This is a predicted structure of a 106-nucleotide RNA (Glycine riboswitch aptamer).
[in-house]
């Protein structure tokens, strides 16, 4: 010097589910909110776990076997704490493009 995953940054995309209801606060009103029912969504953040892979205990004999345990283990799957359920907003992810680091390996 190239430079992937990653990481920032700007610009686009980007779902699903109640404009439920009760009581209330502010406001002339529109409509803006607090505090609870009740039904729902899953794509922020959180939690779960299969395969495998350690280890231990058995067998079984020196590295094996997989029969019990334990730990470790992805997700857009699971929960639904938390978020959320007109638009806005916000939003996993993902494009584009611009940097900063950047391991192998060249």
């Nucleotide at each position: 010097g190239u430079g992937a995953a990653c990481g920032u940054a700007a610009a686009g995309g980007g779902a699903g589910a109640g404009a439920u209801u009760g009581c209330u606060g502010c406001g002339c009103a529109a409509g803006c909110g607090g505090c609870g029912g009740c039904g729902c969504c899953g794509a922020a953040g959180g939690a779960g776990c299969a395969a495998g892979c350690u280890c231990c205990u058995g067998c079984a004999a020196c590295u094996g076997u997989a029969a019990g345990g334990a730990g470790u283990g992805a997700a857009u799957c699971u929960c639904u704490c938390a978020g959320g359920c007109a638009a806005a907003a916000g939003g996993a992810c993902u494009u584009u493009u611009a940097c900063c680091g950047g391991a192998c390996g060249c």
Its Rfam family is "Glycine riboswitch aptamer". The literature on the family includes a 2004 paper in Science by Mandal et al., "A glycine-dependent riboswitch that uses cooperative binding to control gene expression".